[in-house]
Context: one part of a larger RNA
RNA sequence: GCGAACGCUGGCGGCAGGCCUAACACAUGCAAGUCGAGCGCCCCGCAAGGGGAGCGGCAGACGGGAGAGUAACACGUGGGAACGUACCCUUCAGUUCGGAACAACCCAGGGAAACUUGGGCUAAUACCGGAUACGUCCGUAAGGAGAAAGAUUUAUCGCUGAAGGAUCGGCCCGCGUCUGAUUAGCUAGUUGGUGGGGUAAUGGCCCACCAAGGCGACGAUCAGUAGCUGGUCUGAGAGGAUGAUCAGCCUCACUGGAACUGAGACACGGUCCAGACUCCUACGGGAGGCAGCAGUAGGGAAUCUUGCGCAAUGGGCGAAAGCCUGACGCAGCGACGCCGCGUGAGUGAUGAAGGCCUUCGGGUUGUAAAGCUCUGUGGGGAGAGAAGAAUAAGUGCAGGCUAAUACUCUGCAUGAUGACGGUAUCUCCUUAGCAAGCACCGGCUAACUCUGUGCCAGCAGCCGCGGUAAGACAGAGGGUGCAAACGUUGUUC
Numbered sequence: 001g002c003g004a005a006c007g008c009u010g011g012c013g014g015c016a017g018g019c020c021u022a023a024c025a026c027a028u029g030c031a032a033g034u035c036g037a038g039c040g041c042c043c044c045g046c047a048a049g050g051g052g053a054g055c056g057g058c059a060g061a062c063g064g065g066a067g068a069g070u071a072a073c074a075c076g077u078g079g080g081a082a083c084g085u086a087c088c089c090u091u092c093a094g095u096u097c098g099g100a101a102c103a104a105c106c107c108a109g110g111g112a113a114a115c116u117u118g119g120g121c122u123a124a125u126a127c128c129g130g131a132u133a134c135g136u137c138c139g140u141a142a143g144g145a146g147a148a149a150g151a152u153u154u155a156u157c158g159c160u161g162a163a164g165g166a167u168c169g170g171c172c173c174g175c176g177u178c179u180g181a182u183u184a185g186c187u188a189g190u191u192g193g194u195g196g197g198g199u200a201a202u203g204g205c206c207c208a209c210c211a212a213g214g215c216g217a218c219g220a221u222c223a224g225u226a227g228c229u230g231g232u233c234u235g236a237g238a239g240g241a242u243g244a245u246c247a248g249c250c251u252c253a254c255u256g257g258a259a260c261u262g263a264g265a266c267a268c269g270g271u272c273c274a275g276a277c278u279c280c281u282a283c284g285g286g287a288g289g290c291a292g293c294a295g296u297a298g299g300g301a302a303u304c305u306u307g308c309g310c311a312a313u314g315g316g317c318g319a320a321a322g323c324c325u326g327a328c329g330c331a332g333c334g335a336c337g338c339c340g341c342g343u344g345a346g347u348g349a350u351g352a353a354g355g356c357c358u359u360c361g362g363g364u365u366g367u368a369a370a371g372c373u374c375u376g377u378g379g380g381g382a383g384a385g386a387a388g389a390a391u392a393a394g395u396g397c398a399g400g401c402u403a404a405u406a407c408u409c410u411g412c413a414u415g416a417u418g419a420c421g422g423u424a425u426c427u428c429c430u431u432a433g434c435a436a437g438c439a440c441c442g443g444c445u446a447a448c449u450c451u452g453u454g455c456c457a458g459c460a461g462c463c464g465c466g467g468u469a470a471g472a473c474a475g476a477g478g479g480u481g482c483a484a485a486c487g488u489u490g491u492u493c
Stems, first nucleotide, its partner, number of pairs: 001491002004489004011341005018333001019299001025296002028294003033058003038055002041052004065252003074177007083169002088165008096130004105120006136145003150157003178224003185215003190212008227249004231242004254275005277288004305331001307330003313327001314325004344374004354365004378434001379430006388420001394414007437482005442463003448477005458465002
């Protein structure tokens, strides 16, 4: 010093932090949706409007969790060339003509269920073909190839091709990064070349052929341990130890493997296969994955509520209203930590009573108490009561665009919305009334006597105490040190 635990004690507040063990298994709820201003249909309704599943788009690769694996270009730092980048910004060019389907829906089935089969109808910003091509791609050239989608409130939002930017990412390299030599040799796609394949891209990444190389006491290989860093703790520093919370990167998502979709995944709450486990079953077959937030069992010395809200910040979708958001903002629990405050202040000597000690004179507890005079933090009661909210839609005005007082853009004004919370804070009332313990007192080390015990019972960090006057055991009186804490244990410097 601590993410601590244990013992005893415990008044309040602020701010932080709270499964270090079983990456053990999980009941239940929630944690990723959104768009009708892309599309057809169904239901309710007189209508306006509302609701529903489906096709389609964007998002689900972010955010959140964990540290199992990893000694490695994983991380840190500094470079590099052979790459990609949805949404966003800038610029240039375009947005043309057609077609065939599939869900939904209807009909007929299968199944216990999960679900599923056949036939028929249909729309689109879903799919396909033709045309065109500033620039793009292939090609030495000639030449060849390749695009689009519309919607509505009619001005916007989109769509396609291309170039540039921004952002984010993939790849390569120098240097740095634990222990063991009771691990000394390791290596066949191994090392290099040629030619290909593959990828967004370089490359034995993969393949065919050729050569026989490559690494190693400057520690290869093997084994053990371990996420790395900014940092944190300590220390005068050098260094040592460490990597909780916060931030960056990496890796993982029941275990192992694989690809699909996509700008991006080989994808925590997507798919497929295999395995272990759990559950349902009509025994034919199916369902699941909390290392998300709460919570349960277990493990453990040990670590919290199955809370409130989207008001703020941020994210997804949407033109917007808005919807979603266990991210987040708050509240709850526990002295777990740090900090602040209180448990009263002043006065008060007959030095009261009681306790303890005593040489019996007294000493001490001790201004301590009582008494008197005050105060009101915290607690209790009553009342007032926030900041956190910025603006959005809308409305008004001014300016720009315009034929336009339509629309739209910019600016100004106005203009809903608070989970926390009737909380913080303030005012009044109330009564010293309701709020102090823990460890120690032989030396180290601040603090001493009496009684009990009698090498017993016990103490102890080290030295050591205890066998009849024990300042060391136990109790008491007194004292010392800290104080809502105080000690003990563990661990690091």
Annotation: Model confidence (mean pLDDT): 84 of 100. Predicted 3D model of a 493-nucleotide part of an RNA (small-subunit ribosomal RNA, 5' domain) from an uncultured bacterium. Rfam family: Bacterial small subunit ribosomal RNA.